[in-house]
The RNA shown here (Bacterial RNase P class A) has 353 nucleotides and comes from a Clostridiales bacterium.
RNA sequence: UGAGUGGGCUGAACAGCUGCGUGAAGCUUUUCGACUUCAUGAGGAAAGUCCGAGCACCACAGGGCAGGAUAACGGCUAACGGCCGCCGGGGGCGACCCUAGGGAAAGUGCAACAGAAAUAUACCGCCGCAUUUUUGCGGUAAGGGUGGAAAGGUGAGGUAAGAGCUCACCGGCACAUAGGCGACUAUGUGGCCCUGUAAACCCUAUCCGGUGCAACGCCGACUGAAGCGAUACAUUGGCCCGAUGUGCUUCGACAGGCGGCUUGAGCUGCAUGGCAACAUGCAGCCUAGAUAGAUGGCUGUUCAUGACGGUUUGCCGUCAAGACAGAACUCGGCUUACAGGCCCUCUCAAAAG
Numbered sequence: 001u002g003a004g005u006g007g008g009c010u011g012a013a014c015a016g017c018u019g020c021g022u023g024a025a026g027c028u029u030u031u032c033g034a035c036u037u038c039a040u041g042a043g044g045a046a047a048g049u050c051c052g053a054g055c056a057c058c059a060c061a062g063g064g065c066a067g068g069a070u071a072a073c074g075g076c077u078a079a080c081g082g083c084c085g086c087c088g089g090g091g092g093c094g095a096c097c098c099u100a101g102g103g104a105a106a107g108u109g110c111a112a113c114a115g116a117a118a119u120a121u122a123c124c125g126c127c128g129c130a131u132u133u134u135u136g137c138g139g140u141a142a143g144g145g146u147g148g149a150a151a152g153g154u155g156a157g158g159u160a161a162g163a164g165c166u167c168a169c170c171g172g173c174a175c176a177u178a179g180g181c182g183a184c185u186a187u188g189u190g191g192c193c194c195u196g197u198a199a200a201c202c203c204u205a206u207c208c209g210g211u212g213c214a215a216c217g218c219c220g221a222c223u224g225a226a227g228c229g230a231u232a233c234a235u236u237g238g239c240c241c242g243a244u245g246u247g248c249u250u251c252g253a254c255a256g257g258c259g260g261c262u263u264g265a266g267c268u269g270c271a272u273g274g275c276a277a278c279a280u281g282c283a284g285c286c287u288a289g290a291u292a293g294a295u296g297g298c299u300g301u302u303c304a305u306g307a308c309g310g311u312u313u314g315c316c317g318u319c320a321a322g323a324c325a326g327a328a329c330u331c332g333g334c335u336u337a338c339a340g341g342c343c344c345u346c347u348c349a350a351a352a353g
Base pairs, nucleotide, nucleotide: 001349002348003347004346006344007343008342009341010340012302013301014300015299016298017297018296020041021040022039023038024037025036026035028033043324047335048334050333051332052331053330054329055212056211057210058209067208068207069206070205071204073085074084075083076082087101088099089098090097091096102203103202107201108200109197110196111195123144124143125140126139127138128137129136130135152170153169154168155167156166157165171193172192173190174189175188176187177186178185179184216259217258218257219256224251225250226249227248228247232246233245234244235243236242266285267284268283269282270281271280272279273278303322305320306319307318308317309316310315
């Protein structure tokens, strides 16, 4: 310098005018409220609602069936199907990336087409015997052919021809020894050599009750139900008479209102332990809460971006557009979308020193 790899950050800025939500203060008002001032007001994914929790209500002695999820090993975490580390397998020269990664010796099913034969078989070929001389019987999976897959693979010996029948190397399996917490790895021994498919049924192990803040709790105009009461009750009034009126209590609950509701497995910084996920300690901070849903719009300047034109290659001018998107009970994850910009680690190649 070129080509890559893994990861992190950012997600236009400022000013003016004009709007909106929430809170506080002031002022005004019988009250609701109005006005003024100040403060504050979206995200890295607020999204999809996929997984795990908190919280709330319903159900629930205990156990089982059905159904669903997960699947090497060690750790982290409130928990997880998440994360970190590591092992095995696959890919890349490499940095690194991908991995639904239990069981096919419990059983069942399936393997289209092709092929003789798909788990049991002899079509051609090879060999032996018989023979009417072109057929029959037997042996053989080494060769041909079919297929994704054909009796572990390659080579040698051996044999009538062949075959792990024997041997060497390679692959798998079992056992032993050594290392590792473990998955597993290394070495040695043993011819032990078994079709594939479980994102087919199934088997094994572990886990799972249901519904979601429109949950749920409180108040509750009108309406409704039950009860009391015309010898009653309420208002007026110190009390009685009088006058006026028909109500009172409880329950349930629609509209509506309040709570739930934002202080929480919180955020930031530093230190310590750990490869890491993460944990512990100290200090500081408070950061939207709407309810048909506020957080907006316009203008100007700047900032980067693109196109065109000019150019002294430094820039200048004009125009365009400014990513994805947007809280709705709250957290931890995953997945998906994303214009442009910035930074860091490592790898490979070439050149120079």

Its mean pLDDT, the model's own confidence on a scale to 100, is 75.
RNAcentral holds the sequence, with entries from ENA.
Lineage of the source: Bacteria > Bacillati > Bacillota > Clostridia > Eubacteriales.